[in-house]
RNA sequence: AGGGUUUGAUCCUGGCUCAGGAUGAACGCUAGCGGCAGGCUUAACACAUGCAAGUCGAACGGGAACAUUUCUUGCUUGCAAGAAGAUGACGAGUGGCGCACGGGUGCGUAACGCGUAUACAACCUGCCUUGAACAAAGGGAUAGCCCCGAGAAAUCGGGAUUAAUACUCCAUAACAUUGAUUUACCGCAUGGUAUUUCGAUUAAAACUCCGGUGAUUAAAGAUGGGUAUGCGUGACAUUAGUUUGUUGGUGAGGUAACGGCUCACCAAGACUACGAUGUCUAGGGGUUCUGAGAGGAUGAUCCCCCACACUGGUACUGAGACACGGACCAGACUCCUACGGGAGGCAGCAGUGAGGAAUAUUGGACAAUGGACGCAAGUCUGAUCCAGCCAUCCCGCGUGCAGGAAGAAUGCCCUAUGGGUUGUAAACUGCUUUUAUAUAGGAAUAAACCCCCCUACGUGUAGGGGGCUGAAGGUACUAUAAGAAUAAGCACCGGCUAACUCCGUGCCAGCAGCCGCGGUAAUACGGAGGGUGCAAGCGUUAUCCGGAUUUAUUGGGUUUAAAGGGUCCGCAGGCGGGAAAUUAAGUCAGUGGUGAAAUCCUUCAGCUCAACCGAAGAAUUGCCAUUGAAACUGGUUUUCUUGAAUCUACUUGAAGUGGGCGGAAUAUGACAUGUAGCGGUGAAAUGCUUAGAUAUGUCAUAGAACACCGAUUGCGAAGGCAGCUUACUAAAGUGAUAUUGACGCUAAGGAACGAAAGCGUGGGGAGCGAACAGGAUUAGAUACCCUGGUAGUCCACGCCGUAAACGAUGAUCACUCGUCAUUGGCGAUACACUGUCAGUGACCAAGCGAAAGUGUUAAGUGAUCCACCUGGGGAGUACGGUCGCAAGAUUGAAACUCAAAGGAAUUGACGGGGGCCCGCACAAGCGGUGGAGCAUGUGGUUUAAUUCGAUGAUACGCGAGGAACCUUACCAGGGCUUAAAUGCAGAACGACCGCUUGGGAAACCAGGCUUUCUUCGGACGGUUUGCAAGGUGCUGCAUGGUUGUCGUCAGCUCGUGCCGUGAGGUGUCGGGUUAAGUCCCAUAACGAGCGCAACCCCUAUCGUUAGUUGCCAUCAGGUCAUGUUGGGGGCUCUAGGAAGACAAACCUCGUGUAGGAGUGGGAAGGUGGGGACGACGUCAAGUCAGUAUGGCCCUUACGGCCAGGGCUGCACACGUGCUACAAUGCCUAGUACAGAAGGACGCAAUACCGCGAGGUGGAGCAAAUCCUCAAAACUAGGCCCAGUUCGGAUUGGAGUCUGCAACUCGACUCCAUGAAGUUGGAAUCGCUAGUAAUGGCGCAUCAGCUACGGCGCCGUGAAUACGUUCCCGGGCCUUGUACACACCGCCCGUCACAUCAUGAAAGCCGGUUCUGCCCGAAGUAUGUGAGUCAACCGCAAGGAGACAGCGUCCUAAGGUGGGGCUGGUGAUUGGGAUGAAGUCAUAACAAGGUAACCGUA
Repeated sequence: AGGGUUUGAUCCUGGCUCAGGAUGAACGCUAGCGGCAGGCUUAACACAUGCAAGUCGAACGGGAACAUUUCUUGCUUGCAAGAAGAUGACGAGUGGCGCACGGGUGCGUAACGCGUAUACAACCUGCCUUGAACAAAGGGAUAGCCCCGAGAAAUCGGGAUUAAUACUCCAUAACAUUGAUUUACCGCAUGGUAUUUCGAUUAAAACUCCGGUGAUUAAAGAUGGGUAUGCGUGACAUUAGUUUGUUGGUGAGGUAACGGCUCACCAAGACUACGAUGUCUAGGGGUUCUGAGAGGAUGAUCCCCCACACUGGUACUGAGACACGGACCAGACUCCUACGGGAGGCAGCAGUGAGGAAUAUUGGACAAUGGACGCAAGUCUGAUCCAGCCAUCCCGCGUGCAGGAAGAAUGCCCUAUGGGUUGUAAACUGCUUUUAUAUAGGAAUAAACCCCCCUACGUGUAGGGGGCUGAAGGUACUAUAAGAAUAAGCACCGGCUAACUCCGUGCCAGCAGCCGCGGUAAUACGGAGGGUGCAAGCGUUAUCCGGAUUUAUUGGGUUUAAAGGGUCCGCAGGCGGGAAAUUAAGUCAGUGGUGAAAUCCUUCAGCUCAACCGAAGAAUUGCCAUUGAAACUGGUUUUCUUGAAUCUACUUGAAGUGGGCGGAAUAUGACAUGUAGCGGUGAAAUGCUUAGAUAUGUCAUAGAACACCGAUUGCGAAGGCAGCUUACUAAAGUGAUAUUGACGCUAAGGAACGAAAGCGUGGGGAGCGAACAGGAUUAGAUACCCUGGUAGUCCACGCCGUAAACGAUGAUCACUCGUCAUUGGCGAUACACUGUCAGUGACCAAGCGAAAGUGUUAAGUGAUCCACCUGGGGAGUACGGUCGCAAGAUUGAAACUCAAAGGAAUUGACGGGGGCCCGCACAAGCGGUGGAGCAUGUGGUUUAAUUCGAUGAUACGCGAGGAACCUUACCAGGGCUUAAAUGCAGAACGACCGCUUGGGAAACCAGGCUUUCUUCGGACGGUUUGCAAGGUGCUGCAUGGUUGUCGUCAGCUCGUGCCGUGAGGUGUCGGGUUAAGUCCCAUAACGAGCGCAACCCCUAUCGUUAGUUGCCAUCAGGUCAUGUUGGGGGCUCUAGGAAGACAAACCUCGUGUAGGAGUGGGAAGGUGGGGACGACGUCAAGUCAGUAUGGCCCUUACGGCCAGGGCUGCACACGUGCUACAAUGCCUAGUACAGAAGGACGCAAUACCGCGAGGUGGAGCAAAUCCUCAAAACUAGGCCCAGUUCGGAUUGGAGUCUGCAACUCGACUCCAUGAAGUUGGAAUCGCUAGUAAUGGCGCAUCAGCUACGGCGCCGUGAAUACGUUCCCGGGCCUUGUACACACCGCCCGUCACAUCAUGAAAGCCGGUUCUGCCCGAAGUAUGUGAGUCAACCGCAAGGAGACAGCGUCCUAAGGUGGGGCUGGUGAUUGGGAUGAAGUCAUAACAAGGUAACCGUA
C1' cells in the first nucleotide's frame, strides 16, 4: 500500500466482498510447564446455609458463664462442694464513638447527572491541627437486677429498687447570637470588613497510676460536603407548539444556605426552528480499540463522580442519611404458626436454583496495607493479602543437539526392467539435561505497635540498641542423581492467498468470505501422500475500527452514471465595493492558573529475559484569567463612485389584459343546375344516395383557427405568445448628462405564477374527437385502418399544481485565444465597410471531462448563497401529517431480496434501417422432379436378429468401388480358454504333417496307420510352460489424421509509425476500376505476410526434332481385296522441346492514371476453355466401425471357432434414379463415323452348333502390332393417334452361366402373359456453349451379380439473358441496438402452484402516559389538647413545659371515568419478493414490424 467481482473486451460510476488489528468472549479439535492479569455481558430473576460492623470495664450499675486467688466444709492430701466482685476477663444492659466509610450493582436518569472553568459578599463540616478562654454548685429519674403477669412465638405489660462522661436546673461568660449605635476603609450589584458604646440570651463530665486523658465555648486551619453559573455532553420534525407555581414582583414562612423551595397578593408573562414540548435509547468521565491523522466505535477490570439497595412513599436519629446488612406505612412474594398472630429482603463474600452460547471455592489469614473502637494490649474487618478452578488474554521456556547416504525399508507418484518424493528424516554413533521426577538445603516480604535497656529535659515525648510476630509456604530459589529420557497439534493448499498430485464420487454427496466448484479424466467435494502457515495452541462464529476519499472539515459530487427545486418575488439567515479614523468581539503572541492519579509515549530501574511492576520526564492538542499587537474579519463614525437604483431622449418586440373588425376554409340550411353513384381502403365493407346524394352556382347562419409573410427571427421569469386595429399595463436595450451614495447578491420556511388532461357552475358547440357503436384485418384483435360519435376541445368565474415543466446544465459577480452568421440600438446621412453595447446561433484554441462532448450563452479559472445525491429492487409504495369537491398532490420509510443495476465508448452480430456491388439468386429460356411402374437409400414398423454409423442446407444410388457362404461387426445353437500371428527363454519328445475309421450340421472330439536329418555340436518340427494377448465394447464432447460447409467468397492479418487513458483505430477508409484488398489516384501512414492472379496439368494453332507397332503422297512388287511388302518423313498421328496473347496496334471514353467500349490482325482477345490448387476462421459439423491413440470397461468372455439364419423382412412415408406415357415416335431392313480404357486364373478373332443366353474349338496378343468395340444419325419400308406394332411391370413355363452351394437370396436368355401410365396439384431442381438436352462406349469393385449407381470417354447438338424492383446467399461502407450462447437473441405483464416478509381489517389482549372525581396509610408541619406527666418556679393549689388523643393541608398505594402513544394478535383482503422446462399473448430493444417516452383522463 491494495486485491476480487458488472463486459466479448474497455474506461468510468457504484455497491458487495477479502487481506490487518482488537475482545470480559463462545464453540470445534488438541494440550507439557511457569509468570502476570481476567472471569454472569443474559433474569436490578428468586434465594437454603455460613460469614461480611463492631468496639470501649481508662464513662456506668454490675455479677450470668469461665479462670485465678483467698476462705469454709468433706476428706481418698489434692480432689469435690460451697462462699467472697478480691483479681483477670466479661454475657445481657445504660452510656460514648462507629454503623453515612469500606464492599456491590447500573434499575432509573438526556439531567448542572457528568466533564471542564468559575463563584458563594448565600453556606455547613464529627474525629484531626493551632493558638485563646473556662469547668462552680445541685437535682430527679431510668434500663439492668428482683418479683408478678400475658403470649405458641415474636414480644409485651405491671410493681419495687439503682448508677453514670445518660437527663436536667442554676452560677459565671465572649472575639458567639441578637437589638440599637459611632467612625473609617473597600467592593462587580445586593453589599463587605474593621471599629466605638449600651442592653439581652446561651456552656461544661468526669476518669486517673496524679504525669495526663477526656469534656465546654468561640476563633482559625485542614478535610469533607452543599449551592449557583458559562461552555460541552444521544436519536427522531412521520414529535411544532409548550407552560398556571407557569414567568416576574412585594411580603411572609422554611432551609446550613440562595431561590416559587412553599404560601398570600399583584402583573401576564416564560420557553421555542440556534429545535421548546413529546417519544425512544442511555449512567457520565479518565480511558479502551482502531486509524497516517481528522475521526469512528467503546465505557469490562483500575480510578473519580452520580444513582440505587424487593417495589412505592415517609420521616426519625445524627456533624453527616431521607440510611444495602436502621425505623414506620402500603404493595407483591416467600417462610413460621397452637390460626389469635408473627418473620424476611445476597445489586456484600462464598454458594443454590433459574435464564443462557457462556463466566470460578459454601477455601486460608488478619502476617502485611487500610479501616472502626480502645490509653493500650487487643477485638472486629469475605476491605485486603493469599491460595483453589478455567489455555480466557498477554509474556516466557521446553518437547533435544551434532554427526550419519546403502540416499535402507514402508507409504505415495510417474514417461514404470527404472526414476522421483517422504529424506539427514529414521536406524546407528556421540553429546547435553532446560523442564518433568526424586533427594537435600531453603528465603526476602518484618518494620512498626508492644516489652526490656540506654541517651536528652519534667516516668511523657523524641532518638538508639536488643527481643516478639509469616496466611501465602517447606512456596520461590539453590544443589545433587539418573536418563533423550516426561511433552505437537490445528488450519489451509482454484484466484484473491503462502502451499499439488493420485484415488473415490459423477449437478449426486457435498463445498463456499466474494467470484464460484461438482453433469466420468474435479489442484475447488471425500480420503490419501506431499506441501504451506501458525504453534500449546490452531481454526470457526459474533461484535468494533480499518481498508471505505463509500457522508468527503482534512477529503466527493449533481448535461448523459444517483443527484439543479417548473419559474419568479421575498422575511429570517449567510455573504458582501473604494478610502480614513476609532474599538478590540473574532484573530495572533507572551505570562499565570488549571487540565487528579492511573493509562499512552520517552529514558532509566526491579523480577535470570519478557509480559508485569517502579521512578523521573514529556504529553494531556482543552478551559479560565491577564498583558500586549492591530494586518485581516466584525462593531461605530466620516467619506467616495466604479456595484445598484433614479431622472431624461430615442428605439424594439407573436410580452400581458379588455374591446372592436376581417377574409379564406369547413359544416349546416334554402334555392337552382344536374344524374347515378358518392365516399373510403393495401383491398374492401359499414355509411350517404332516385324521398335526387356526390359535383357546381347563389344567398344565409354558426363556431373555431388565423395560409402566405415565417426565419438557423423576436418577446417573456418560466409555463408560453402569431389575422388587423384600439385602450390600458409591464419590460428590455441604446445615447448623453445629472442625482442618490453600497441602497447589493443569494434565499430555508412563506407568497405568487404555472402546458395539457381533469373537476365545479353557467354558456357555447363548426371541425376534431377519449368512451361507445358498426365495418374490416386477424388464430384471436376489447388495437393499428375505415364509417359514425358523447364527454372534451372554445368562453366566463372558481379549483387542481402536475409534465421528458429539458439546455435533462440553479442564481449572481469577475477573468480567460479566435472565425463566421444574424436581431435591436448608437456612430449626421448609407447599398458598402468599420467600431461599440445588448442579445441569438454555428465552428474551433487552451483548459476541463470516464468519454460523448463543452468551449466568453463553459461542463474553463475563481468567489458567495440556495437546492439535491450516496448500490439495484421493494417504492415515490405503506403508515402518519398537510392540501384538495374529487381525481389526487406533497412530505416519505421499513421488512425482505440481489451482486450487481448503471454511464460513455469499442469490436462484432443482427434489423420487416439506408447506400453500392456480385452470384443460374431472380428474370428470359431449355429440360426435369413432385402423378405411374420398377430399382436403390432412409424413416417407421416388424423381428431371435432385421449389426453399426451418417440426419436442414452440409444425412437419405452416403461409409459400400459391388451382403447367396465368406464379407459380418447382428441373432439362436454347438464347442475352445495363453488363446489366431510373431518374438524371447526353458523343458520333454521325434515327430508334425498326412491318410483313415466312428460320432457330428460343421467346428471339433475319440481311435488307428505312418513317420526326421545329423559333421552328434546341433538343425528342424510341432507339443508344453512362462512373459508379452484379444475386443467393429464406450467416449469424435479427451485426441491425431482426414473430410464436408460457408466458398474459389475476397477476404484475414502482421511489423514499425501515428491517434486514443483504454478496449481499439489507422493501414484495409475515400474517388475511380476490376472476376478479385485487381490496379491507379488521394491519404499518418510506410511496408510486409496468408489468400486473388500467375507459375503446374489437359485442350485449341504453328514451326522444329524423331519416325515404330503408327502414317503413306510419290516410286516399285504382290493380292479378289487390305500400307500387305520394298521404301519414304511430304501428310495424319505419336511425344520431347520451343513459339504464340501482353489491352500489344489503331480509335474513342477516362485525371488523358488504373481501366473500359470498339476496329483490325490472329488458330485463339481481354483470367481463351477445363482441371488441380480452398486464406484467418465457423459449425464442440462427420469419422474411436479405415488406420492411429489417452482414459474407462470385459478376460472359461464384451475374446476366438463353426454351421444355419439375418443385414433383402412390409400396412406405410420421404429422397435419388431408370423406363415410359409415344409419330421430332416405335418396329423391320440396310449403310457409316469415335474417343478413352482394359486384357494371361485374361481378352479372344475366324469357324461351327443353338431362335437366344451360350456352347465347342481356338489363330493372335503380356499389346500404337492381337482382342473387346459404338449408338443416335442417314437410307428404305411399315405403323396412323388407339391404352395402340406406345409402355413394359407382374406372373407361368423352359433354359444358360458363375460358383462347394442360386430355397430364403444371383444375373441373363427364349416362349407366353401384357399391369399402371395418355405429360403429372401445391410446390420444387439443374443448366449461360461444345453448355443444356440427347446417344452410345469403357473402367474399378468382381467367381457371379441386384450397375438403372459411381468414375470417365466420345457422337449429335440448341434456346435465352430486357434487366437488378422482388426471393435466396454473399461482399464493402454507414446507421440503430437493452443482442455477445450474438434475432433460433433479449425480454414484459396477467393467470395457476409453493415459500417468505409486509400493509389494511370487525375487533381482541397488553404496556406506558396524561387527566377529572372518590378514598386516603405512615409521616412532617400546623391547630387543638377537657386526658396524661419525675426534674424548673411555687408551702400548696397551680404555672411553665412535654406527651397521648383528635382535627387540617399535602401525599404513596387503591378505586372509578375519559383521552394520547405504543406493542402483540385477528376471519378476510391488498400488493411485493423468490422459485423447475406451467398457461395466455408478444408490450419494449432494429423504423421491434402502429417510433419510443413523460404528465393526465

The prediction has a mean pLDDT of 83.
This is a predicted structure of a 1497-nucleotide RNA (small-subunit ribosomal RNA) from an uncultured prokaryote.
Rfam family: Bacterial small subunit ribosomal RNA.
The sequence is in RNAcentral, with records from ENA.